[in-house]
This record gives sequence, structure tokens and C1' cells, in this order.
RNA sequence: GCCACCGUAGCUCAGUUGGCAGAGCAGCGGUUUUGUAAACCGCAGGUCGCCGGUUCGAGCCCGGCCGGUGGCU
Repeated sequence: GCCACCGUAGCUCAGUUGGCAGAGCAGCGGUUUUGUAAACCGCAGGUCGCCGGUUCGAGCCCGGCCGGUGGCU
């Protein structure tokens, strides 16, 4: 330098054919217990990597850029 894949909550990841942004774990509060853990209930947490384009409408489609992983030279 070229090719492919990935980037969504603190972490690991879903998100179908473009139409309400989600789960598990972690965190906080509560129930329970002599107490802790476990279990159960609830709460909070997001510029969806950045900039533009298409569209009535973009996490999703298109272009560029940035970062990561792997491969080729």
C1' cells in the first nucleotide's frame, strides 16, 4: 500500500425487509436472612465511532474519514 470483517449502556453482545434503541453481567435501591451470599422485585445508565448524502423517516442504505482485528504484498 491492497482486501475482508468489526465499532450500539461500564463489560460481552442482539437489533429481521428502513418505522418505540434492547438483553445478560456489572452498578444502585428494596423484599427475604441473625448476618453475608444466593434468589426475587424495581431503578438508573446511550451524541448507535466521526462528518456528509439518500429518504416523510437511518443503528440499518450510500460516500469519505478515524480506530481495532485478521489476511496479502
A computed fold for a 73-nucleotide RNA from Phycisphaera sp., annotated as transfer RNA. The prediction has a mean pLDDT of 81. The source organism's lineage runs through Bacteria, Planctomycetota, Phycisphaerae, Phycisphaerales and Phycisphaera. It matches the Rfam family "tRNA".